[in-house]
Molecule: RNase P RNA; transfer RNA
Organism: Methyloceanibacter sp.
RNA sequence: UCAGCAAGCCGGAUGGCCGCUCCGCCAGUAUCUCGCGUAUCCAAGGCGGGGAGGAAAGUCCGGGCUCCAUGGAAGAACGGUGCCGGAUAACCUCCGGCGGGGGCGACCCCAGGGACAGUGCCACAGAAAGCAAACCGCUCUCCGAAGCCUUGGCGAAGGAGAGUAAGGGUGAAAGGGUGCGGUAAGAGCGCACCGCGUCUUUGGUAACAGAGGCGGCACGGCAAACCCCACCGGGAGCAAAACCGAAUAGGGGCGGCGCGGCGGGGAGACCCGCCAGUCCCUUCCAGAUGAGCCGCCCGGGUUGGUUGCAUGAGGCGUGCGGCAACGGACGCCCCAGAUGAAUGGCCAUCGCCUCGCCAUGCGGCGAGGGCACAGAACCCGGCUUACAGGCUUGGUGGCAAA
RNA sequence: GAGCGCGUAGCUCAGCCGGUAGAGCAUCUGACUUUUAAUCAGAGGGUCCGGGGUUCGAGCCCCCGCGCGCUCACCA
Numbered sequence: 001u002c003a004g005c006a007a008g009c010c011g012g013a014u015g016g017c018c019g020c021u022c023c024g025c026c027a028g029u030a031u032c033u034c035g036c037g038u039a040u041c042c043a044a045g046g047c048g049g050g051g052a053g054g055a056a057a058g059u060c061c062g063g064g065c066u067c068c069a070u071g072g073a074a075g076a077a078c079g080g081u082g083c084c085g086g087a088u089a090a091c092c093u094c095c096g097g098c099g100g101g102g103g104c105g106a107c108c109c110c111a112g113g114g115a116c117a118g119u120g121c122c123a124c125a126g127a128a129a130g131c132a133a134a135c136c137g138c139u140c141u142c143c144g145a146a147g148c149c150u151u152g153g154c155g156a157a158g159g160a161g162a163g164u165a166a167g168g169g170u171g172a173a174a175g176g177g178u179g180c181g182g183u184a185a186g187a188g189c190g191c192a193c194c195g196c197g198u199c200u201u202u203g204g205u206a207a208c209a210g211a212g213g214c215g216g217c218a219c220g221g222c223a224a225a226c227c228c229c230a231c232c233g234g235g236a237g238c239a240a241a242a243c244c245g246a247a248u249a250g251g252g253g254c255g256g257c258g259c260g261g262c263g264g265g266g267a268g269a270c271c272c273g274c275c276a277g278u279c280c281c282u283u284c285c286a287g288a289u290g291a292g293c294c295g296c297c298c299g300g301g302u303u304g305g306u307u308g309c310a311u312g313a314g315g316c317g318u319g320c321g322g323c324a325a326c327g328g329a330c331g332c333c334c335c336a337g338a339u340g341a342a343u344g345g346c347c348a349u350c351g352c353c354u355c356g357c358c359a360u361g362c363g364g365c366g367a368g369g370g371c372a373c374a375g376a377a378c379c380c381g382g383c384u385u386a387c388a389g390g391c392u393u394g395g396u397g398g399c400a401a402a
Numbered sequence: 403g404a405g406c407g408c409g410u411a412g413c414u415c416a417g418c419c420g421g422u423a424g425a426g427c428a429u430c431u432g433a434c435u436u437u438u439a440a441u442c443a444g445a446g447g448g449u450c451c452g453g454g455g456u457u458c459g460a461g462c463c464c465c466c467g468c469g470c471g472c473u474c475a476c477c478a
Base pairs, nucleotide, nucleotide: 001398002397003396005394006393007392008391009390010389012350013349014348015347016346017345018344020051021050022049023048024047025046026045030040031039053373057384058383060382061381062380063379064378065237066236067235068234070286071285072284073283074282075281078233079232080231081230082229083097084096085095086094087093098112099110100109101108102107113228114227118226119225120222121221122220135168136167137164138163139162140161141160142159143158147154148153149152176194177193178192179191180190181189195217196215197214198213199212200211201210202209203208241307242306243305244304251298252297253296254295255294256293257292260275261274262273263272264271265270277289278288279287300477301476302475314333315332316331317330318329320327321326351371352370353369354367355366356365357364358363403474404473405472406471407470408469409468412427413426414425415424421458429445430444431443432442433441451467452466453465454464455463
């Protein structure tokens, strides 16, 4: 200097004027009161303070929180996750490692348990596709028209039988690979190395790795097919839920389930107790309920306020433990809260981009346009997706110079 | 804000347990007819919404995104 990799960060800046929203204070006004004072509330006003994001997004995961007479234990069904260890409130997240793949490298990617528990699939092509298989070829034996010779043999072509998975061809995949030996030709048939399986041992928490012995290879792929194993999960969601206020017809139709038993009291309506039953799959235990409940359709009214709702797995800084994710200690800070929905508009200067002119070595001048993706809506941890431009740090490869 | 569903030819839809994507209408050509319609015969037309993954192989299985559509307030 060029190319490429990883991590982190910013994502217009400053000033002036005019606005919007929330909170606090002041003053003012109103209500109550005989009056003063006090208290409460609030439209406009003044002062002070806060006011979008790294993704606020998609709603793809995980929680907090709230409700649902159900809760606990075990199981079934359904759904999800899946190398090992750790982090965390939790996770399909993150960190570290292992194995596999890609790249010269920095580095990147991987849903990566189990295919001797069982079932299923492997289209087309091909002889054969999962208890393997003989189409061509190769080899041997027998027969053998022609032909040859010493008349009974040899024998190209061809036929029958047998052997053979080395070669050709098909396929995504053909039941280890390479080499040497061996054989009629071949073949783990034998041997060496590699691969695979298994046993022992060493290192490691483990995944796994190394070494040695044994086995001549038997055991193909697909589980993001059913499934098996291990672990996790109750459902609904802030339009959850609670309170205040207002209004209406606390209405009608259809359908479903249930309204049970015993004992006691009472003149009776009825009341009390126990049990059955019910409490969104089953069993057990505890509890509740034990007489009304649920679904669909038609119709009526309101479409207001408060809480939930911002002190939280909060932020920043310092130092500690840990390779790291992260944990814990101390100090400081309070940092959006709207509800048809605030967080904006104009001007000036600067920065960046584009265009034109001059210059063409740096650059200078002018113009008008633009300044990415996008905007909180109960909150938080992640993932994914979108994103003009820019900054910082640390590695890698090439070239050049010292 | 929350919960669901769909996307296949120009239009409406099929496509089973993954194995060369079909039907009806429409379009074009030819026949019949004086001509048109109808009818008959034939043909063309598909990034299966986009991207990635699993697999030998994806419309189908898995993940991410895009577009479109539906439902959900309270009282009694």